[in-house]
Molecule: transfer RNA
Organism: Corallococcus coralloides DSM 2259
RNA sequence: CACGAACUAGCUCAGCGGUAGAGCACGAGACUGAAACUCUCGCAUUUGAAGGUUCGACUCCUUCGUUCAUCG
Repeated sequence: CACGAACUAGCUCAGCGGUAGAGCACGAGACUGAAACUCUCGCAUUUGAAGGUUCGACUCCUUCGUUCAUCG
């Protein structure tokens, strides 16, 4: 350089164009003599960035960035 994949919560990942979710972690509360366990609640104004299409974009298109893999 060429081709391809991935980027979404602190971490690991979901999410067929119509309200952003789960588990773990973290914080608060309940329970306990105190813990652990368990239960309840909370935690993304920016879905890697910028444009475009659309009434509406995490989702479609373009460009760029980072990481990974393949080929010479």